[in-house]
Context: one part of a larger RNA
RNA sequence: UCCGGCGAGUUGUGGUAUGCGGCUUGGUUAAGCUCUUUCGGAGCGAAGCCCAAGGGAAACCGAGUCUUAAUAGGGCGAAUAUGUCGUAUGCUGCAGACGCGAAAGCUGUGUGAUCUACCCAUGGGCAGGUUGAAGCGUGGGUUAAACUGCGUGGAGGACCGAACCCACUUAGGUUGAAAACUGAGGGGAUGACCUGUGGGGAGGACUGAAAGUGUAAUCAAACCAGCAGAUAGCUCGUUCUCUCCGAAAUAUCUUGAGGGAUAGCGUCGAGCCACUAUUUACCGGGGGUAGAGAGACUGAAUCGGAUGGGGGCCCUUCCCGGGGUACCCCACCGAACCAAACUCCGAAUACCGGUAAAAUUAUCUCGGCAGUCAGUCCCUGGGGGAUAAGCUCCAGGGUCGAGAGGGAAACAACCCAGAUCGCCUGCUAAGGUCCCUAAUUAAUACUUAGUCACUAAGGAAGUUGAAGUGCCGUGACAGCUGGGAUGUUGGCUUAGAAGCAGCCACCAUUUAAAAAGUGCGUAACAGCUUACCAGUCGAGCAUUUCUGCGCCGAUAAUGAACGGGAGUAAGUAUUAAACCGAAGCAGCGGGUUUGUACGUAAGUACAAGCGGUAGGAGAGCGUUCGUGACCAGAUACGAGCCAUACGGUAACGAGUGGUGUCGGGGUCAUGAAGUGAUUAUGCCGGA
Numbered sequence: 001u002c003c004g005g006c007g008a009g010u011u012g013u014g015g016u017a018u019g020c021g022g023c024u025u026g027g028u029u030a031a032g033c034u035c036u037u038u039c040g041g042a043g044c045g046a047a048g049c050c051c052a053a054g055g056g057a058a059a060c061c062g063a064g065u066c067u068u069a070a071u072a073g074g075g076c077g078a079a080u081a082u083g084u085c086g087u088a089u090g091c092u093g094c095a096g097a098c099g100c101g102a103a104a105g106c107u108g109u110g111u112g113a114u115c116u117a118c119c120c121a122u123g124g125g126c127a128g129g130u131u132g133a134a135g136c137g138u139g140g141g142u143u144a145a146a147c148u149g150c151g152u153g154g155a156g157g158a159c160c161g162a163a164c165c166c167a168c169u170u171a172g173g174u175u176g177a178a179a180a181c182u183g184a185g186g187g188g189a190u191g192a193c194c195u196g197u198g199g200g201g202a203g204g205a206c207u208g209a210a211a212g213u214g215u216a217a218u219c220a221a222a223c224c225a226g227c228a229g230a231u232a233g234c235u236c237g238u239u240c241u242c243u244c245c246g247a248a249a250u251a252u253c254u255u256g257a258g259g260g261a262u263a264g265c266g267u268c269g270a271g272c273c274a275c276u277a278u279u280u281a282c283c284g285g286g287g288g289u290a291g292a293g294a295g296a297c298u299g300a301a302u303c304g305g306a307u308g309g310g311g312g313c314c315c316u317u318c319c320c321g322g323g324g325u326a327c328c329c330c331a332c333c334g335a336a337c338c339a340a341a342c343u344c345c346g347a348a349u350a351c352c353g354g355u356a357a358a359a360u361u362a363u364c365u366c367g368g369c370a371g372u373c374a375g376u377c378c379c380u381g382g383g384g385g386a387u388a389a390g391c392u393c394c395a396g397g398g399u400c401g402a403g404a405g406g407g408a409a410a411c412a413a414c415c416c417a418g419a420u421c422g423c424c425u426g427c428u429a430a431g432g433u434c435c436c437u438a439a440u441u442a443a444u445a446c447u448u449a450g451u452c453a454c455u456a457a458g459g460a461a462g463u464u465g466a467a468g469u470g471c472c473g474u475g476a477c478a479g480c481u482g483g484g485a486u487g488u489u490g491g492c493u494u495a496g497a498a499g500c501a502g503c504c505a506c507c508a509u510u511u512a513a514a515a516a517g518u519g520c521g522u523a524a525c526a527g528c529u530u531a532c533c534a535g536u537c538g539a540g541c542a543u544u545u546c547u548g549c550g551c552c553g554a555u556a557a558u559g560a561a562c563g564g565g566a567g568u569a570a571g572u573a574u575u576a577a578a579c580c581g582a583a584g585c586a587g588c589g590g591g592u593u594u595g596u597a598c599g600u601a602a603g604u605a606c607a608a609g610c611g612g613u614a615g616g617a618g619a620g621c622g623u624u625c626g627u628g629a630c631c632a633g634a635u636a637c638g639a640g641c642c643a644u645a646c647g648g649u650a651a652c653g654a655g656u657g658g659u660g661u662c663g664g665g666g667u668c669a670u671g672a673a674g675u676g677a678u679u680a681u682g683c684c685g686g687a
Base pairs, nucleotide, nucleotide: 001687002686003685004684005683006682011095012094013093014092015091016090017089018088019087020086021085022084023083026050027049028048032044033043034042035041054061055060064076065075066074067073098237099236101234105227106226107225108224110223111222118200119199120198121197122196123195124194125193126191128160129159130158131156135152136151137150138149139148140147164188165187166186168185169184170183171182172181203219205215206214240620241619242618243617244616245615250263251262252261253260254259264372265371266369267368268367269366270365271364276362277361278358279357280356281355282354283353284352285351291345292343293342298339299338302335303334304333305332307331308330309329310328311327312325313324314323315322316321375400377398378397379396380395381394382393383392384391405416406415407414420590421589422588423587425586426585427584431580432579433578434565435564436563440577441576442575443574444573445572446571452567458552459551462549463548465546466545467544468543469542470541471540479536480535481534482533483532485509486508487507490504491503492502515530519528520527591610592609593608594607595606596605597604598603621676623673624672625671626670627669628668629667630666631665637663638662640659641658642657643656644655646653647652
């Protein structure tokens, strides 16, 4: 993992709502007693309970009562009614209360020190080798000592190293050979050493050279049994079918935030039938948002002006004072400008009211039963953030959630569109029509980039269209040929400064034209060149703005930016006419729900419906056992099992054949449940 079996809303007792039944001359018995075919029951039994009257804290009063001084007002009642007992179902209180599941807690003369820690008693063990303390002897030495040589001696938590004990490193092992091992090395090895046997003390206790260590593979409180089905606002699981409707992820409160209560939204039943809700049109309202404004305030804020005031600085002055000011502030004038917490103004919508119309709609009231309280993305208006986020928080709308189908290559939340079932029928939506792939032609332009088929600031004689300005056959623009001079090397400066380091000036002449010089260049000159002029040539040239489509900008890790092929349209723009395309709409046929009409009923006709999670409501299928009625069966029949092309909307049900070691079985009605399993890291068995 698979297969088979088992496996989860039950029972008792209160309450409440609904359905059904009995009685209503109100209902009903409890304990107990009597009877009884047999254990099922029947009868008796009003004690009690509910109801028949309420109000008040109560005394108490009573269709009223309480409050109060009150006869007022007000509160709760009556007037306007069934009640009760049983039974079934829904929900709920108390009980383990749908099932499984803790970590924990408490109780006990409970069991444990055969493991391990410590202690007590009594035993045992430590190859071999090394070092050589004290003491002693003796020689030297001393007055005597001290001191010292040699020997002897054999100390030590001494040294090396087996047994023994330990466990530092490393490799393996890691579903191991092993729930702590193996190999190679390592440490201690006469000691605070190791070890055998017997004994001691224990669970808030023991033991501990102390690590919260050890106390039988269990330790920040052992194990065993009990309380006990602890509790679990948590996780998981919760078993047949079909039909109708169908949510929420919000508000408030909460030791509240992944829980709950009440409301909101769902469903079922009953009531109400009122132009009550809804939509549209018109009419009437209040508003201070969008926008706008600034001479209408509060504030913010730029430039300019001239006048005035205050301050600073400078000059003058013995003082008073006077003058100046490319400084600062305030006021003033002009121009331009800003605001969620500005407003002289001011919409569209929305909201409220009225009138009319529409509707096979809903709203509203009461009661039973819920679920929901993590929402998500998209568009719009905003707050937070960085006018970041597939971000976060509100508001309005939509989708998904709980929604299938078509499109977007693929793609919950985008576009189209809401699936009752069947059909080898038709029309359309979004989106498409060269091939993959159903369906296309025509017209006029643009694009050359494979742009189309990712992006910006910025850049560019790409190209289309439109507009403006200037020059131009008295010859433009570009090219080519020639000229481009003189006073003069202007003056100054400078070592030099001659058009061309720098400063000043920038005249005049000859001219068709020619700068006191545009750029190279020289030490300075020289030289080249430009402006400018003439000739040649012969028709447009230059510049600015707007606009369509293109170009560059364009860099990331496997190859990946039309879905692919491919395409110069099969790209882009504007037109025209077609077609394809969905579970949409239509056609034909079937089912079912609700309503209406007809009908005694069965039903028929018509209309509108029939996506669906949580959830509400309804109708059924099947299993086991019981009760009643009936049925098949001698070639037996039947349960079960095997095969099978049958029936039913489904759960499921027949028929036929085979098998059938057992003895029962079926149909209808009715009753009662240990009543339905792909899932609980479910349990047991098997593979």